[in-house]
C1' cells in the first nucleotide's frame, strides 16, 4: 500500500498478500569458476585407524638398527658370535608437557553471563633485580632369580644410577614471633681451553643450560559488589546454617565454607517461594526507527565428558582421550575374573524432511618436549562430496522477408510464433587437447667478513654477503598454441491482489485454491495446447523469523452507541501537587579522563582480471565509572504567605438518614338490617359466586398494606434511592461578610463500608397484589398471552446474599473557551411598591457559536481545549463457560482459561423493498346495483392416463375458443411401412442430350424398366457457339420445424396509460447520497400555482392524428326527390331538380371563453347563461426509466453445439379427433317478460368475376335446374332478429329442454371409415336458476337482438366487427386487492 464484512458509503476491527530473510528441506531442472557453509533430531549407541607426547645435553643402561673393532664357519662376501666403541635407542628411572589445543549446548534464571568497579590471594614456564649453587648419606625400578593367574596383571628375593629420595651448613632477602627470638634451599649436565696442578679421569677458568631463596614485571586463574538478563499471581507468603555476633577449625584468599555457643533475625507486591522454558554475549535477521525475533559457522566467557559420587597429583584439575567408589550398556573369561566410555578426526548403525572422505601433508601458521638437528601435532594448511548460500562467467555476434515450413488462432482476408529459423559472414571467453610456468620461502645449515661475551683468534649471540637445501595442495594460478557455433536452458506463473489471452477437452465431474473465490455445456480461474509475462543454473512449493500490523500504540491508539469507565464512595501504600526566601546537590546540563576485546556493520583506501571475499586506517560503540565546574528545573532540609483546602459566625431550601407516635380514604372480611335473581368476567364464552339470600344498599366492627389531591420539565442524596402528619436524633449542601490554621490538597492498586428487586436463615405479619400450582376459554397444538381462583413472595425485626439496562450505555479532581431561554435554592442593586427590571454563586432543563466526531449527535453541567490519578479494552463463536483458588447456608458470586471453529463479527448513516406502522389519495378495488360462472348436456382448450405415434410450444394473475384468422389427403413438424444419397432446394466445374408432348407394364404410392412423336430462341453461310432446359460424374457443398429464449437480434405480454423516471450546472454531506423531484394548494395528471439553494433540462402526462356528435360550404352520380310535369296495381320508373337527407372534400364550433360565488388576489374548484357539444364531449391509436433469466431457435434472422446412405428428401396409410377421470373458456337451457304458428316494421358495417348470384321451376328440406345482372352508392348476398298486431299453449319434466341414437338425404372434395357440415322422419338425456367460492360492467355502458367478415374447396357455438331495443346504482373509503407520495421502524438486499 492492496484484497475482503455492504445493494451501495464510511468508520471499527480481524484475515490475507506483495518485501527481505534462511546452517534449511522437497519437486522439476542443472554448464564453468570464486568465496564460504554442511546432525538444527538422539547429551542416542559405536566397529575400525589415528587424535599428546618429548628429552641420551639428568640416569642405570643395551632389546633392535647401523657404522667400526674382534672371534667362529666356510661357498672371500655372507652366517653366527663377542665389545656400549660410535651414531643411536625398545622398555625403566627421572624432568616437562598430558588442567594447552579440539568437540558439544545436556545441565544451569544462576555473580552463569554482559557491564562498571573492589580486596582479602595464588601463579609453572617467561621477563628485570638480588643473593647463592659447599658438604654428606641412604634407598627403589630397570636388569637376575623364583613363584602365582586363563588373562589382566601379581607378589617374594638379590644388585643398582641419577637433575629421583633424606639429612648437615649457610640465609642479603623470606616464613613466624610474646619482638626476646625461632624456621627454612639447592644439582647438576653440555661445550671451549691459554697459564698452573694432576691419581691424566680430571682439577681450575669461562659459556651456555639448570637449581635453590627472594622482590617486582607481564600473561593467567581464584574471590567479592553496584546494575541490566524469560514466562507464569489459576504459585503469597519462604527460610533453621536459616540472618547476625563470639571462640575454635579450614583455604592460596575474604566469607555461616564449616563446627560450638549466643541473640531472633533474613527475604517478599519494586514479585520472595515454587512452577515452566533457556547456555550468556559480541552479534545475526529484519525495522525510517523505536523496536521485534533468533544466539549456526568466527570471536569472548560457562558448564559439560556414559550416569552419580569422591579425591589423588600438581603451579593449575576435583581432569574429555588419568585415578577410585557405585550404577545402566557393552565385550573378553579357563565363570575364579577382567576390560571398555568419539559431546576430538573420519566413519558406522540408529533417529530423522535433513547434514560430507574411514582422504593428502606437516610445506606454512601455531602448539608441546628438547642446547639444537629433530620427533610429535584429524590444531592447522590443503584437497573429496553437495547449486546449501552468496558472487562472477558463458550456452554465441553481425545480418538475413519468400515475413519459408510446421505449429496456434481465424470474421477465412489474414494475424501470430518471427530475424525467430534456415542461408551468408564471423568471433572463441569457458570447456577439450599440447605446451609455457609464478607465488605461498622465510628460516635452519655451511663459508666468509664485522660486532658482543670471553683470559681467548674457542663455543655462543648478532649484523652483512655468498652458497646449499625444503611445496601437501600441483596436471596450481596465469599465459601461449589449435579445431570448431562447435559440448552448455530451465522453472514458475497468465480472474483480481499482480506482469501475462486465446483455443480445445471436462461439465458442481475430475480437479484448482495465498484471501476473495472457480467448476452445474461457450471455464482468459480446472487439464492439455499455442502465444504471452516474470527470474534465470536455477525456478517453484513448504516450514520458520522480522515487516507491512498505528493489529498491544515509548516513538505511536483507544473506552456515549463499534471491544472497553469497577454499581456507588471512604481511604493506607504509590503516582502527582499553589506561592516565596536561602542552603544542599540526589535527579538534571555542560566538560574532561578510563573502559566500552577483536571481528562484525558504516566511510576512506588497498589486493585477487570484476564481483563475492581478503585486508590497512578511520569513524561508530546511544553503556558504565570516575573527576571539575553549574545551581534553572525537580527533589531534600530550613524558613516565610495566603489565592487551593479547612474551621469559626450569621442565615437558608430540602420525599437526605434513624427511631417513635398518629391520621383519613379505598380493598377485602365479619356481624346485624333493607332487598331479590342474578353477579362476575370477555373480542366472545365458560371456569367462579349466589335461593343455605350472593351482587346492590344502610349501620357497626377488625386487620394489614400503601399515601390521591398538592405534584412538577420541581427538590435532596456518593449511588442504590427517597413521598400522608407530628415529635426526638442527626448527616451533608447553599449563601454573606469578617476572622483563624497554613498547602493541611488531587487520585488512588490491596483494602473497608453502602448497594433496587429476586432470593436464602430464624421469628412475627398477611388485606391487596401475586411466582409456582389448579381449572375455564385461546389454538394444528397452547407447559403463553385472555378469564377465575391460589400458595411463597410482597410487610416488621435481625443476620445473610452483593448482582441488574446498579445507563447520561459518558471515572474522579482542577484550569480555561462565544451565546439565548425556561426553571430550583441563596444574595447584591435599582424602585413608594406587589409586579417588573438588572448583577452575582450554586444546582436543574432546552437550543445553539467555534472546536470535535465515523456518523449520529457533545456543545462552560463537553464527547471542546489541557493537566493530574485509577479502572478497563485488543476479531467473532467457545464464555463470562471449564478448572484451580476466594467469598457463600444455599441459590450462587469473584478471578478466570484452552482445545476447536468462522472470514467476518460489528457501529453510523444511505438507498430501496417490506410492515397483521402512521397520514394523504386513486382504480369497477370494495360497497350499491344489473348479469353472470361454479350444478345440466354439449363443443372446445388444458391437465393427467393411454398409444407404434397421440408432433412441438404455451404453466399465478400475465398458459388452458393461447400459437391454430379453419389437422378429412395436403397442412404436418408424429408413428409405421416402402425408396434416394451432390440430394426436394442454392452457387460453382466438366461431359451428354437435347425443349416440349402423347402413352405401356410394374407397385399402395414414391419409385423402377420402357415405347412413339417431335426440333424450339439469340448470334451464324454453314459447321458450331450462347442463354434457359433435361440427364450423368465428381467435389466444394446443401439439407435439419434437431438442443439450448439461461449465448442472442427482432417482436410480445405484464406492473399499467400507473404517475412517473432522469439528466446538466450550481449548492449540502468525508461519502454511498440528497437537493431539484420536498413542503401549501389544485389536477385525470410531476396538471398547475405559491413557495423554497436551487436553477433549467429530457423521456413520460396533455396537445397535436383517426373516428364520432353539430352547422356551413363545396361537388351531386350509382345517392335523394321538397316543388313541376309524365307514368304505373304499385315503385325515382322517367323527365327534370340538387332544395332536403346522404356521400366525401374543406372549414367553423370548446376556451373556464362569460356572469356569480369560493379561494392566498393564484392555481383551480362549484353553480348558471349561451350552446349540437361543458368542464381531458364519446371512442381508438398513442405504453417514460425499468421489473419478470417472462414468452418465442416451430414466423424470421443468428453465436455455438450435434446430424451428414440421416435427425436430411420423396411416398402410402395411420395419428395430432383415442377417454375411468380433473379443469379452464363458451353454447343452449331450465321457460309465460315464455314457446308456437301466421302477418307485419325499422338498420348498419361488410362482401363478391377461381366470384357473389336475382327472377322462373323441382323438392318438406338440405338442394337441384336456371341464368338476368353486377369488377359494385347501379347487380347480388339481404331475410334482419329481437319489435308491433293476432291465435293457441296454463306450470307440466310440458307444445320447455334439446343430447343421444336409428333411418332417409344434400353439398363440398381425387376421396367424408377412422374424422366435415347441412337437411327430413323418428328418438326425446340431464336439467325445474346452481354448495363453497368466483367473473364482467358506472350509459347509448350492463343486459338482451340479430347481421357482417377473416380463414375457407368444404367445415364456427370462437375470433374480429355492425347496427337495433336499452337498463339499475354508486350513501361512501372502515374494510379486501392493486397502485400513487409522505412519513417510521427493520437485525430484509436474489429484497417478507
Nucleotide at each position: 500500500g492492496a484484497g475482503u464484512u455492504u445493494g451501495a458509503u464510511c468508520c471499527u476491527g480481524g484475515c490475507u498478500c506483495a518485501g527481505a530473510u534462511u546452517g534449511a528441506a522437497c519437486g522439476u531442472u542443472g554448464g564453468c569458476g570464486g568465496c564460504a557453509g554442511g546432525c538444527c533430531u538422539a547429551a542416542a549407541a559405536c566397529a575400525u585407524g589415528c587424535a599428546a607426547g618429548u628429552c641420551g645435553a639428568a640416569c642405570a643402561g643395551u632389546a633392535a638398527c647401523a657404522g667400526c673393532g674382534g672371534a667362529a664357519g666356510c661357498u672371500u662376501g655372507c652366517u653366527u658370535c663377542c665389545g656400549g666403541c660410535u651414531g643411536a635407542c625398545g622398555a625403566g628411572u627421572g624432568g616437562c608437557g598430558g588442567a594447552c589445543g579440539g568437540g558439544u549446548g545436556a545441565g544451569u534464571a544462576a555473580c552463569a553471563c554482559g557491564u562498571a568497579g573492589g580486596a582479602a590471594u595464588c601463579u609453572a614456564c617467561c621477563u628485570a633485580g638480588u643473593a647463592g649453587u659447599g658438604g654428606g648419606g641412604g634407598a627403589c625400578a630397570a636388569c637376575c632369580c623364583g613363584g602365582g593367574g586363563a588373562a589382566a596383571c601379581c607378589c617374594g628375593g638379590g644388585c643398582u644410577a641419577a637433575u629421583a629420595c633424606c639429612g648437615c651448613a649457610u640465609a642479603c632477602g623470606c616464613u613466624c614471633u610474646a619482638c626476646g627470638g625461632a624456621g627454612g634451599a639447592a644439582a647438576g649436565c653440555a661445550g671451549g681451553g691459554g697459564a698452573u696442578c694432576u691419581u691424566c679421569g680430571g682439577a681450575c677458568c669461562u659459556u651456555g643450560c639448570g637449581c635453590u631463596a627472594u622482590u617486582g614485571g607481564a600473561g593467567g586463574a581464584g574471590c567479592c559488589u553496584g546494575c541490566g538478563u524469560c514466562g507464569g499471581a489459576u504459585u503469597a507468603g519462604c527460610u533453621a546454617g536459616u540472618u547476625g555476633g563470639u571462640g575454635g577449625g579450614g583455604u592460596a584468599a575474604a566469607g555461616g565454607c564449616c563446627u560450638a555457643c549466643c541473640a531472633a533475625g533474613g527475604c517478599g507486591a519494586c514479585g520472595a517461594u515454587c512452577c515452566g522454558u533457556a547456555g550468556c554475549u559480541g552479534g545475526u535477521c529484519u525495522g525510517a526507527g523505536a523496536g521485534g525475533a533468533c544466539g549456526a559457522u568466527c570471536a569472548g566467557c560457562c558448564a559439560c565428558a556414559c550416569u552419580g559420587g569422591a579425591a589423588c597429583u600438581g603451579a593449575g584439575a576435583c581432569a574429555c582421550g588419568g585415578u577410585c567408589c557405585a550404577g545402566a550398556c557393552u565385550c573378553c573369561u579357563a565363570c575364579g575374573g577382567g576390560a571398555g566410555g568419539c559431546a576430538g578426526c573420519a566413519g558406522u548403525u540408529a533417529g530423522g524432511a535433513a547434514u560430507c572422505u574411514u582422504g593428502g601433508g606437516c610445506a606454512a601458521u601455531g602448539g608441546g618436549c628438547g642446547c639444537a638437528a629433530g620427533c610429535c601435532u584429524g590444531a592447522c594448511c590443503c584437497a573429496g562430496c553437495c547449486a546449501u548460500g552468496c558472487c562472477g562467467c558463458g550456452u554465441g555476434u553481425g545480418u538475413g522477408a519468400a515475413g519459408a515450413a510446421g505449429g496456434c488462432c481465424u470474421u477465412c482476408g489474414g494475424g501470430u510464433u518471427g530475424u525467430a529459423a534456415a542461408g551468408c559472414a564471423c568471433u572463441u571467453u569457458c570447456a577439450g587437447c599440447g605446451g609455457u610456468g609464478a607465488a605461498g620461502a622465510a628460516a635452519a645449515g655451511c663459508u666468509c667478513a664485522g660486532g658482543g661475551c670471553u683470559a681467548a683468534u674457542a663455543c655462543c649471540c648478532u649484523u652483512g654477503a655468498g652458497u646449499c637445501u625444503u611445496g601437501a595442495c600441483g596436471u596450481u594460478a596465469a599465459c601461449c598454441a589449435c579445431a570448431g557455433a562447435a559440448g552448455a536452458a530451465g522453472c514458475a506463473c497468465c480472474g483480481g491482489c499482480u506482469a501475462a489471452c486465446u483455443c480445445c477437452g471436462u461439465g458442481c465431474c475430475a480437479g484448482c485454491a495465498g484471501c476473495c473465490g472457480c467448476g452445474g455445456u461457450a471455464a482468459u480461474a480446472c487439464g492439455g495446447a499455442g502465444g504471452g509475462u516474470g527470474c534465470g543454473a536455477a525456478c517453484g512449493u513448504u516450514a520458520a523469523u522480522c515487516g507491512g500490523a498505528a493489529u498491544u500504540a515509548c516513538u505511536g491508539g483507544g473506552c456515549g452507541u463499534a471491544a472497553a469507565g469497577c454499581g456507588u464512595g471512604c481511604g493506607c501504600a504509590g503516582g502527582c501537587g499553589g506561592u516565596u526566601u536561602u542552603g544542599u546537590a540526589a535527579g538534571c546540563c555542560a566538560g574532561a579522563u578510563g573502559u566500552g576485546a577483536a571481528a562484525u556493520c558504516c566511510c576512506c583506501g588497498g589486493g585477487c582480471u570484476u564481483a563475492a571475499c581478503c585486508u590497512g586506517g578511520g569513524a561508530a560503540u546511544g553503556g558504565c565509572a570516575u573527576u571539575u565546574g553549574g545551581g534553572a528545573c525537580u527533589g531534600c532540609a530550613a524558613g516565610g504567605c495566603u489565592c487551593g483546602a479547612g474551621u469559626g459566625c450569621g442565615g437558608c431550601a430540602g420525599a437526605g438518614g434513624a427511631g417513635a407516635c398518629u391520621g383519613g380514604a379505598a380493598u377485602u372480611c365479619c356481624u346485624g338490617g333493607u332487598g331479590u335473581a342474578g353477579c362476575a368476567g370477555u373480542g366472545a364464552a365458560a371456569u367462579g359466586c349466589g335461593u343455605a339470600g350472593a351482587u346492590a344498599u344502610c349501620a357497626g366492627g377488625a386487620g394489614g398494606a400503601a399515601c390521591a389531591c398538592c405534584g412538577a420539565u420541581g427538590g435532596c442524596g456518593a449511588a442504590g434511592g427517597c413521598a400522608g402528619g407530628u415529635c426526638u436524633c442527626u448527616g451533608g449542601g447553599c449563601u454573606g461578610a469578617c476572622a483563624c490554621u497554613g498547602a493541611c490538597g488531587c487520585u488512588c492498586a490491596u483494602g473497608c463500608a453502602c448497594g433496587a428487586a429476586a432470593g436464602c436463615g430464624u421469628g412475627g405479619g398477611g388485606a391487596g397484589c401475586a411466582a409456582a400450582c389448579a381449572g375455564g376459554a385461546u389454538u394444528a397444538g397452547a407447559u403463553a398471552c385472555c378469564c377465575u381462583g391460589g400458595u411463597a413472595g410482597u410487610c416488621c425485626a435481625c443476620g445473610c446474599c452483593c448482582u441488574a439496562a446498579a445507563c447520561g450505555a459518558u471515572g474522579u479532581c482542577g484550569a480555561c473557551u462565544g451565546g439565548u431561554u425556561g426553571u430550583u435554592g441563596g444574595g447584591g442593586g435599582u424602585u413608594u411598591g406587589a409586579c417588573a427590571c438588572u448583577c452575582u454563586c450554586a444546582g436543574u432543563a432546552a437550543c445553539g457559536a467555534a472546536g470535535c466526531u465515523a456518523a449520529c449527535g457533545c456543545g462552560u453541567g463537553a464527547a471542546g481545549u489541557c493537566g493530574a490519578c485509577c479502572g478497563c479494552c485488543u476479531g467473532g463463536g467457545g464464555a463470562g463457560u471449564a478448572c484451580g483458588g476466594c467469598c457463600g447456608c444455599a441459590a450462587g458470586g469473584u478471578u478466570a482459561a484452552a482445545a476447536c471453529u468462522c472470514a467476518a463479527a460489528g457501529g453510523a448513516a444511505u438507498u430501496g423493498a417490506c410492515g397483521g406502522g402512521g397520514a394523504c389519495c386513486c382504480g369497477c378495488a370494495c360497497a350499491a346495483g344489473c348479469g353472470g360462472u361454479g350444478g345440466a348436456u354439449u363443443a372446445u382448450g388444458u391437465g393427467g392416463a393411454u398409444u407404434a405415434a397421440u408432433u412441438c410450444g404455451a404453466u399465478g394473475c400475465a398458459a388452458c375458443g393461447c400459437g391454430a384468422a379453419a389437422a378429412a389427403c395436403c397442412u404436418u413438424a408424429c408413428c409405421u411401412a416402402c425408396c434416394c444419397u451432390u440430394g426436394a432446394c442454392a452457387u460453382g466445374u466438366c461431359c451428354g442430350a437435347g425443349a416440349g408432348c402423347c402413352u405401356g407394364c410394374u407397385g399402395a404410392a414414391a419409385g423402377g424398366c420402357g415405347g412413339g412423336u417431335g426440333u424450339g430462341c439469340c448470334c451464324g453461310a454453314a459447321a458450331g457457339g450462347g442463354a434457359a432446359u433435361c440427364g450423368g460424374a465428381a467435389c466444394a457443398c446443401a439439407g435439419g420445424u434437431g438442443c439450448u429464449g439461461c449465448a442472442u437480434g427482432g417482436c410480445u405480454g405484464u406492473c399499467g396509460u400507473c404517475a412517473g423516471c432522469u439528466c446538466g450546472u450550481g449548492u449540502c454531506g468525508u461519502g454511498a447520497g440528497a437537493u431539484g423531484u420536498u413542503g401549501g394548494g389544485u389536477u385525470a395528471a410531476g396538471u398547475c400555482c405559491c413557495g423554497c439553494a436551487a436553477c433549467g433540462a429530457g423521456c413520460g402526462c396533455a396537445a397535436c392524428c383517426c373516428u364520432u356528435a353539430u352547422c356551413g360550404u363545396u361537388a351531386g352520380u350509382u345517392g335523394c326527390c321538397a316543388g313541376c310535369g309524365g307514368g304505373u296495381c304499385a315503385a325515382g320508373c322517367c323527365g327534370g331538380g340538387c332544395a332536403c337527407u346522404c356521400u366525401a372534400g374543406c372549414g367553423a364550433a370548446a376556451c373556464c371563453g362569460c356572469c356569480c360565488c369560493g379561494g392566498a388576489u393564484a392555481a383551480c374548484g362549484g353553480g348558471g347563461a349561451g350552446g349540437a357539444a361543458g368542464g381531458u364531449g364519446g371512442g381508438g391509436a398513442u405504453g417514460a426509466c425499468g421489473u419478470c433469466a417472462a414468452g418465442u431457435c416451430c414466423u424470421c434472422a443468428u453465436g455455438g453445439c450435434c446430424u451428414u446412405u440421416a435427425u436430411g428428401u420423396c411416398c402410402a396409410g395411420g395419428g395430432c379427433u383415442a377417454c375411468a377421470c380433473a379443469c379452464g373458456u363458451g353454447c343452449u337451457a331450465c321457460a309465460a317478460u315464455g314457446g308456437u304458428c301466421g302477418g307485419u316494421a325499422c338498420a348498419a358495417a361488410c362482401c363478391g368475376u377461381c366470384g357473389c348470384a336475382a327472377a322462373c321451376c323441382u323438392g318438406c328440406g338440405a338442394a337441384g335446374g336456371g341464368g338476368a345482372g353486377c369488377u359494385a352508392a347501379u347487380c347480388g348476398g339481404a331475410a334482419a332478429a329481437a319489435g308491433c298486431c293476432g291465435g293457441c299453449c296454463u306450470c307440466a319434466g310440458u307444445u320447455c329442454g334439446g343430447a343421444u341414437u336409428g333411418g332417409a338425404g344434400u353439398c363440398u372434395g381425387c376421396a367424408a371409415c377412422u374424422c366435415g357440415a347441412c337437411u327430413c322422419c323418428a328418438u326425446g338425456a340431464a336439467g325445474c336458476u346452481g354448495g363453497a367460492a368466483u367473473c364482467g360492467c358506472u350509459a347509448g355502458u350492463a343486459a338482451u337482438c340479430g347481421c357482417g367478415g377473416a380463414u375457407c374447396a368444404g367445415c364456427a357455438c370462437g375470433c374480429c366487427g355492425c347496427g337495433g331495443u336499452g337498463a339499475a346504482u354508486a350513501c361512501g373509503u372502515u374494510c379486501c386487492c392493486g397502485g400513487g407520495c409522505c412519513u417510521u421502524g427493520c437485525a430484509c438486499a436474489c429484497a417478507c